Notes:
A computed fold for a 72-nucleotide RNA from a Patescibacteria group bacterium, annotated as transfer RNA. The coordinates come from a structure-prediction model, not an experiment, and the mean pLDDT is 81. Its Rfam family is "tRNA". By type it is a transfer RNA. Lineage of the source: Bacteria > Bacteria candidate phyla. It was read from a public genome assembly.

This record gives sequence, C1' cells and structure tokens, in this order.
RNA sequence: GCCCUCGUAGCUCAAUGGAUAGAGCUUCACACUCCUAACGUGAAGAUAGAGGUUCGAUUCCUCUCGAGGGCA
Repeated sequence: GCCCUCGUAGCUCAAUGGAUAGAGCUUCACACUCCUAACGUGAAGAUAGAGGUUCGAUUCCUCUCGAGGGCA
C1' cells in the first nucleotide's frame, strides 16, 4: 500500500428496513431479615463520528476514526 471481518449499556450478547433498541451480569433505591447473603420489586445506563438512500436506518451505501486478520 491492497483486501476481508468487526464497532450497540460499565461487561458479555441479541435485534430479517417497521410499535418505546431487548436480555443476563454489574450498580443504585425499596421491600424482606435481628443483621448479612440469597430471593423479590423498581430505576439508571448504549447503536464509534459525519453524510446519503428511504415514508421509515442498529440494519443499505460513501467517507473518517478505532480493533482484529490476510497478502505484498
């Protein structure tokens, strides 16, 4: 330098172009308990960035950034 795969919550992962982006773990609050743990209820928290296509984009296209791999 060229090609391929990937980027979603603090972490691990879902979501075939269509309803409020969902689950587990974690954190916080409440309840329970003599106390703690466990269990229960609730809350907070995310689509790497920019642009485009579309009635509608996590999804499709382009560029940039980042991670991994292959060729030279």